[in-house]
Annotation: This is a predicted structure of a 73-nucleotide RNA (transfer RNA) from a Puniceicoccales bacterium. The organism belongs to Puniceicoccales, within Bacteria. It matches the Rfam family "tRNA". Rfam describes the family as follows. Transfer RNA (tRNA) molecules are approximately 80 nucleotides in length.
RNA sequence: GCCGGAUUAGCUCAACCGGUAGAGCAUCCGCCUUGUAAGCGGAAGGUCGUCAGUUCGAUCCUGACAUCCGGCU
Numbered sequence: 001g002c003c004g005g006a007u008u009a010g011c012u013c014a015a016c017c018g019g020u021a022g023a024g025c026a027u028c029c030g031c032c033u034u035g036u037a038a039g040c041g042g043a044a045g046g047u048c049g050u051c052a053g054u055u056c057g058a059u060c061c062u063g064a065c066a067u068c069c070g071g072c073u
Stems, first nucleotide, its partner, number of pairs: 001072007010025004019056001027043005049065005
């Protein structure tokens, strides 16, 4: 330098063909317990890496850039 993949909640990851994003763990609250853990119920937490483009509408399609991983030279 070229090619491919990844980037979504604090962490690990989903989301079929474009129509306002969820789970587990963690955190907080409550129940249970003599108390803690476990268990059960609930809550909070997201400009979907950044900037543009297409579209009535983009996590999703297109381009550039950034970071990480792999391959080639």

The coordinates come from a structure-prediction model, not an experiment, and the mean pLDDT is 81.